A computed fold for a 73-nucleotide RNA from a marine sediment metagenome, annotated as transfer RNA. It matches the Rfam family "tRNA". Rfam classes the family as a transfer RNA.

RNA sequence: GCCUGUAUAGCUCAGUUGGCAGAGUGCCAGUUUCGUAAACUGGAGGUCGAGGGUUCGAGGCCCUCUACAGGCU
Numbered sequence: 001g002c003c004u005g006u007a008u009a010g011c012u013c014a015g016u017u018g019g020c021a022g023a024g025u026g027c028c029a030g031u032u033u034c035g036u037a038a039a040c041u042g043g044a045g046g047u048c049g050a051g052g053g054u055u056c057g058a059g060g061c062c063c064u065c066u067a068c069a070g071g072c073u
Stems, first nucleotide, its partner, number of pairs: 001072007010025004019056001027043005049065005
């Protein structure tokens, strides 16, 4: 230098054919307990890496860039 992949909640990751952004775990509160843990119930937490484009509508499509991982030279 070229090619491929990944980027979504604090963390690990889903998200189907473009149509209300989710799960597990962690965090907070409650129930329970003499108390803690466990269990159960509820809640908060998101510029979907950045910018632009297409579209009535983009996490998902197109272009550029950034970071990381792998491959080729």